[in-house]
Molecule: c-di-GMP-I riboswitch aptamer
Organism: Gammaproteobacteria bacterium
RNA sequence: CGUAGAUAAAGGCAACCCCGAUCCGAAAGACGGGGGCGCAAAGUCACCGGUCUAAGGGUUAAUCCUAUGACGGCGGGACCACCAAC
Numbered sequence: 001c002g003u004a005g006a007u008a009a010a011g012g013c014a015a016c017c018c019c020g021a022u023c024c025g026a027a028a029g030a031c032g033g034g035g036g037c038g039c040a041a042a043g044u045c046a047c048c049g050g051u052c053u054a055a056g057g058g059u060u061a062a063u064c065c066u067a068u069g070a071c072g073g074c075g076g077g078a079c080c081a082c083c084a085a086c
Base pairs, nucleotide, nucleotide: 002086003085005083012039013038016035017034018033019032020031022030024029037073043079044078045077047076048075049074050071051070052069056066057065058064
């Protein structure tokens, strides 16, 4: 430097549930604490697809549509990276 890997070791993250709170947000969702489902990139990025929400806008008999919002632990892609082994 490259390859592939969770077997080991040192660590890391945190599903979902509970509690709370931000003079967050319309919502989805994000945030803090506790526990720990799991993860070798479950580190970063919204570029592509997909999914969620619908304030605003459009529409209707009922209603439905829509991202500029969100999800990186949905998939692809890009970038960075610990450890031992080869």